This is a predicted structure of a 312-nucleotide RNA (Bacterial RNase P class A) from an Alphaproteobacteria bacterium. Rfam family: Bacterial RNase P class A. By type it is a ribozyme. Lineage of the source: Bacteria > Pseudomonadati > Pseudomonadota > Alphaproteobacteria. Model confidence (mean pLDDT): 75 of 100. The sequence was found by an Rfam model in a public genome assembly.

RNA sequence: UGUUAGGGGUGUGUGAUAGCUGAAACGGUUUCGUUUUAGAGGAAAGUCCGAACUUCUAGAGAAUACAGUAGCGGGUAACGCCCGUCAAUAAUCGUAAGGUUAUUAGGACUAGUGCCACAGAGACGAGUCGGACUUCGGUUCGGGUGAAACGCGGUAAACUCUACUGGAAGCAAGAUCUAAUAGGGCUAUGUAUUAUGCAUUCUCUCAUAGUAGCCGGGUUGAUCGCACAGAACUUUGCAGUAAUGUAAAGUCUAGAUAAAUUAUCACGGGUGUUUUAACACUACAGAAUUCGGCUUAUAGCCCCUACAUUCU
Numbered sequence: 001u002g003u004u005a006g007g008g009g010u011g012u013g014u015g016a017u018a019g020c021u022g023a024a025a026c027g028g029u030u031u032c033g034u035u036u037u038a039g040a041g042g043a044a045a046g047u048c049c050g051a052a053c054u055u056c057u058a059g060a061g062a063a064u065a066c067a068g069u070a071g072c073g074g075g076u077a078a079c080g081c082c083c084g085u086c087a088a089u090a091a092u093c094g095u096a097a098g099g100u101u102a103u104u105a106g107g108a109c110u111a112g113u114g115c116c117a118c119a120g121a122g123a124c125g126a127g128u129c130g131g132a133c134u135u136c137g138g139u140u141c142g143g144g145u146g147a148a149a150c151g152c153g154g155u156a157a158a159c160u161c162u163a164c165u166g167g168a169a170g171c172a173a174g175a176u177c178u179a180a181u182a183g184g185g186c187u188a189u190g191u192a193u194u195a196u197g198c199a200u201u202c203u204c205u206c207a208u209a210g211u212a213g214c215c216g217g218g219u220u221g222a223u224c225g226c227a228c229a230g231a232a233c234u235u236u237g238c239a240g241u242a243a244u245g246u247a248a249a250g251u252c253u254a255g256a257u258a259a260a261u262u263a264u265c266a267c268g269g270g271u272g273u274u275u276u277a278a279c280a281c282u283a284c285a286g287a288a289u290u291c292g293g294c295u296u297a298u299a300g301c302c303c304c305u306a307c308a309u310u311c312u
Base pairs, nucleotide, nucleotide: 001308002307004306005305006304007303008302009301010300012268013267014266015265016264017263018262020039021038022037023036024035025034026033027032041284045295046294048293049292050291051290052289053170054169055168056167058205059204060203061202062201063200064199066166067165068164069163070162071085072084073083074082075081086106087104088103089102090101091100092099093098107161108160112159113158114155115154116153129142130141131140132139133138174224175223176222177221184215185214186213187212188211189210194209195208196207197206232251233250234249235248236247237246238245239244269282270281271280272279273278
């Protein structure tokens, strides 16, 4: 410098005017006004995993069902995630040894069941033809068909088995206040030997007097959950191959509720064309409890690794 393959970062800036939402201060006091300050992402998307948190679930032990994961080791709150390493496969470079990148649904076929087209006598409870040996039961060698034929063949994103893990529902969870209604009615069953206690069953302990089903009535408002202070973020040092951990210093970065976070103008930034001044383009895309991942979409710019070439 270039191409190919892969990885990472960023992903429009400044000013003015007008407008919207939150917080703080001041003034005003029904409303409201002024100033300062903050205001949509790397994926906010998918809703595929794991949790924090909330409510229900009484506890312990055992078994079963259902679902998920699967080389070895490490990381993490945890995971089906991440890191390292081994193996297999593929691509590429190299004379080769080997290197680089990517993918893997990577435990078990002697626990059992199933399947292996066509060809072939026969596809695993199988055995044709030929040779040798024979105690005449059989043993052994070879040929043909085929991906695979006397060895317990191959196949488990075939059923299954093994090991490990797993309660349910979800911020429309839930909590508080105000107000109102009907502390409603019916049926069945029950009084500690019975019933109920959230996947099911059994045993023990504990708790309760109810439990199950059907009909009907009231409320639909406000506040909190939410200044999201966090398994938080940034920088540096140390340990480690790395993921990551740890110490110090610093930072506080939307909180709406039918849904705010914007619009216009000017000057710039990036890319392309070309008559060097102009023209055109400038991606994917919008928070709704929060966090750690995975997957998908993405114009352009910058950086790194491998490969090739050139120069020093």